RNA sequence: GGGGGUGUAGCUCAGUUGGGAGAGCGCUUGCUCGGCAUGCAAGAGGUCAGGGGUCCGAAUCCCCUCACCUCCACCA
Repeated sequence: GGGGGUGUAGCUCAGUUGGGAGAGCGCUUGCUCGGCAUGCAAGAGGUCAGGGGUCCGAAUCCCCUCACCUCCACCA
């Protein structure tokens, strides 16, 4: 330098015919208990890596950039 992949909540990830942003764990509060743990209920938490474009509408399609993983090439 070239090809491919990944980037979504604090963590691990789902969402791939374009239309509700979600799950588990964690966190907070309440209930349960003499207390803790467990269990039950409710809640907070996200500019979907960044920018631009297409579209009535974009996490999803297109372009550019950034970070990481991987393969190839180049130099030594």